[in-house]
RNA sequence: GAGCCACUAGCUCAGCCGGUUCAGAGCAUUACCUUGACAGGGUAGGGGUCGGCGGUUCGAAUCCGUCGUGGCUCA
Repeated sequence: GAGCCACUAGCUCAGCCGGUUCAGAGCAUUACCUUGACAGGGUAGGGGUCGGCGGUUCGAAUCCGUCGUGGCUCA
């Protein structure tokens, strides 16, 4: 220098052949219940501008471009 892959909640990930109603799961976390207390269990809740910017489209987490970060391969 070139190519490929990944980037979504505090963490690990799903969704990525565009559509609707909200972007979901597990763990974690918060409140309450249960206990003498802790652990465990139960109920309810909060948290995301889907890596940044721009473009296409009536509509983008999803398609395109570019940049960034990490990884792999080639030279």